[in-house]
Context: one part of a larger RNA
C1' cells in the first nucleotide's frame, strides 16, 4: 500500500447521482397506540417503564394422610463493574406523492421492476363427428367435455364511470340490380375440298363466389377542427358569423413516468429548493377496457422530507490478521 474487521475527541449526511456502505433497533412482560379504512385493517404503528444476584414476609394453585415437592402472585430490605434479553441469535422509525390492487412469475450468467400473471370485465367463435390445433391421411388434442362447456382476442381487484363519429379499413348482414371465370350456346366468318366432309374462329343468350351495391357494427382497426368579431375601466368572452368534417374530445384529469418553450406562474418547505408538495390551465402532444379518475392494504419499486444513528464526510488516526515488500 491494498484487503476484511475493531475503536475513536468535537461535529453529526457538511459526503453523494443518491444516506451508497456502516451505525442505530432488535427478545420478553406491561402500559400505551394516529390519520386512513374494504371495518379485515394500519399495529410490533408510534411512545415508554422493568428484567441479575441474596434475604425476609404475605397470599394461592396443583401433588400428598402428613412431613414436603413443584409452581403463581404480591410486599420490604440488601449487593455491585450503574450491571442484569450481561455471550451468541435478534425489526431503525415517521411523513408525503408516482406506479402496480394484492400473493405470485421473469431476462439460468450486467435488467426483479411501474414488465408478465392474476381474480373480476367485455366482445367474439362453436349445437358436438363442436368451434379451434397438429397431420398428406388415418387418427390424436380439445374431452371420457357439451354453451354455468370450449377456443380467439382485449382490460386487468374493489369504488364512480365508460361520452361522440360506422366517412375509410374490418366483420356480420342483404331472393334486386351492375361487373364476372370455366363451361353452356351457336348467328355469322376464314380455309380445304366437285361434294359429303374436316379444320380454324366465333357475335348475340345462359353462368357462382367475390367485387360494385344497401343496411348494421368502435369493450372491432381507428378518428375525436379552423378563422374572425361581441359585455357601460381593461381584459375576458356567456353570445353571434363563417368554413371545413363521418363526427368535431363529453364525464374526469392536468407542466402529468405525458408540458418543447421552462428552474411556466402563486403557495408550502429550507438561511438558501432546476427535485418535491399543493394550486392555476396557455394540455407543444392527457382522456374513458390500446380503459379515465380515485383507492384501504401490500411493494428487495420509485420521489421528497423528518427524528434517530453514525469515519459518508470536515480529516483522518490507531489497533488486530492477511497479502504484497525487504531480509534469511
Nucleotide at each position: 500500500u491494498g484487503g476484511u474487521g475493531u475503536u475513536g475527541a468535537a461535529g453529526g449526511a457538511a459526503c453523494u447521482c443518491g444516506g451508497c456502505a456502516a451505525a442505530u433497533u432488535g427478545c420478553c412482560u406491561c402500559c400505551g397506540u394516529a390519520a386512513c379504512u374494504u371495518c379485515g385493517g394500519g399495529a410490533u404503528a408510534a411512545g415508554g417503564a422493568g428484567g441479575c444476584c441474596c434475604c425476609a414476609g404475605g397470599u394461592u394453585u396443583g401433588g400428598g394422610c402428613a412431613a414436603c415437592c413443584a409452581g403463581g402472585c404480591u410486599u420490604g430490605g440488601g449487593g455491585g463493574a450503574c450491571a442484569c434479553a450481561a455471550a451468541a441469535g435478534a425489526g431503525g422509525g415517521g411523513g408525503u406523492g408516482g406506479c402496480g390492487a394484492c400473493u405470485g412469475u421473469u431476462u439460468a450468467c450486467u435488467a426483479a421492476a411501474a414488465a408478465c400473471a392474476c381474480a373480476g370485465g367485455g366482445c367474439u367463435c362453436u349445437g358436438c363427428g363442436a368451434a379451434g390445433u397438429c397431420g398428406c391421411a388415418a387418427g390424436a388434442c380439445g374431452a371420457c367435455g357439451u354453451a354455468u362447456a370450449g377456443g380467439g382476442u382485449c382490460u386487468g381487484a374493489c369504488g364512480c364511470c365508460u361520452g361522440c363519429c360506422c366517412g375509410g379499413u374490418g366483420c356480420c348482414g342483404g331472393a334486386a340490380g351492375g361487373u364476372u371465370a370455366a363451361a353452356a350456346g351457336g348467328a355469322g366468318g376464314g380455309g380445304u375440298g366437285c361434294a359429303a366432309g374436316c379444320u380454324c374462329u366465333g357475335a348475340a343468350u345462359u353462368g357462382a363466389a367475390g367485387c360494385c351495391c344497401c343496411g348494421g357494427u368502435a369493450a372491432a382497426c381507428g378518428g375525436c377542427g379552423g378563422c374572425c368579431g361581441u359585455a357601460a375601466c381593461u381584459a375576458u368572452a356567456a353570445c353571434g358569423g363563417u368554413c371545413c368534417u363521418a363526427a368535431g374530445g363529453u364525464a374526469g384529469c392536468g407542466a402529468a413516468a405525458u408540458u418543447c418553450c421552462u428552474u411556466g406562474u402563486c403557495g408550502g418547505g429550507u438561511a438558501a429548493g432546476u427535485u418535491c408538495c399543493g394550486a392555476c390551465c396557455u394540455g407543444c402532444a392527457c382522456g374513458a377496457a390500446u380503459g379515465g379518475c380515485g383507492u384501504a392494504a401490500c411493494g428487495a419499486c420509485u420521489u421528497c422530507c423528518c427524528c434517530g444513528c453514525u469515519g459518508u464526510c470536515u480529516c483522518c488516526a490507531a489497533c488486530a490478521c492477511c497479502a504484497a515488500c525487504u531480509c534469511a